[in-house]
FMN riboswitch aptamer (RFN element) from Marinococcus luteus, 150 nucleotides, folded computationally. Its Rfam family is "FMN riboswitch aptamer (RFN element)". Rfam describes the family as follows. The RFN element is a highly conserved domain that is found frequently in the 5'-untranslated regions of prokaryotic mRNAs that encode for flavin mononucleotide (FMN) biosynthesis and transport proteins.

RNA sequence: AACAUCCUUCGGGGUCGGGUGAAAGUCCCAACCGACGGUGAUAAAGCGAAUGCUUUUCAGUCCGUGACCCGGUAAGCGCUGCAGGCGUGGACGGUGGAUUCAGUGUAAGUCUGAAGCCGACAGUAACAGUCUGGAUGGGAGAAGGAAAAC
Numbered sequence: 001a002a003c004a005u006c007c008u009u010c011g012g013g014g015u016c017g018g019g020u021g022a023a024a025g026u027c028c029c030a031a032c033c034g035a036c037g038g039u040g041a042u043a044a045a046g047c048g049a050a051u052g053c054u055u056u057u058c059a060g061u062c063c064g065u066g067a068c069c070c071g072g073u074a075a076g077c078g079c080u081g082c083a084g085g086c087g088u089g090g091a092c093g094g095u096g097g098a099u100u101c102a103g104u105g106u107a108a109g110u111c112u113g114a115a116g117c118c119g120a121c122a123g124u125a126a127c128a129g130u131c132u133g134g135a136u137g138g139g140a141g142a143a144g145g146a147a148a149a150c
Base pairs, nucleotide, nucleotide: 005146006145007144008143009142010141017029018028019027031130032129033119034118035065036064037063038062043056044055045054046053047052060117061116069094070093071092076088077087078086079085080084099115100114101113102112103111121133122132123131
């Protein structure tokens, strides 16, 4: 300095066993689960004479994102009494949960150990992180490809 466009595919897990009851995967005891990106003192492998270096890998509760909900409204699409208006709707904005202690160490929010804690909306013969539904949806993002440039 230029480019930063398009396409395809992929993209969430979980109530064992028991109690009460007319009825509960919703209450009680207990069990189970952890999306995506980043960070990272884990671990493994390789390299090096060595301080080390490289690759893969390591957080539900550290930073941020997504899903739900609210606002918003470009283009397009749909409806309409064709005047305008209404619905849908990308960007964008708002809302939105949870961690301590001990150990090691130069250093721990991430390692080790222990004990905690958290989890949209609607539905339900009874209150739901786990059942059913919106959802054969959306989606952070991941992989591959095309084009262009270098």